[in-house]
RNA sequence: AAGUUCAAAAGGCAAACCCAUUGCGAGAUGGGGACGUAAAGUCAUGAGUUUGUGGAAUUUACAGACUGCCAGACUGCCGAA
Numbered sequence: 001a002a003g004u005u006c007a008a009a010a011g012g013c014a015a016a017c018c019c020a021u022u023g024c025g026a027g028a029u030g031g032g033g034a035c036g037u038a039a040a041g042u043c044a045u046g047a048g049u050u051u052g053u054g055g056a057a058u059u060u061a062c063a064g065a066c067u068g069c070c071a072g073a074c075u076g077c078c079g080a081a
Stems, first nucleotide, its partner, number of pairs: 012037002017032006035068001041074003045071002048066007
C1' cells in the first nucleotide's frame, strides 16, 4: 500500500410495539425499544407499493408518501492471520 471468506475491538443505524406532537390521508418528527443491518449512508432516477382530489367507469390526470422490496447513480468506517 492492498485488503477476499473469516476473527477481534471500537463505534454507527434501528423493525415490530408503546408514548407525545403533527398531517384530510399514505405518513413524518421526537422519546423509549431492538427484529435485524457493512452501505439499513445519500438521491424518489426506473420499476413497484400506497394516499388525497377531480374526471370517468375500473381506467386516467394532477398533487403527495414509502429506499429496512428490487434495480440504477454517487460516496464510504475498522481490519489480525
Molecule: c-di-GMP-I riboswitch aptamer
Organism: Candidatus Villigracilis affinis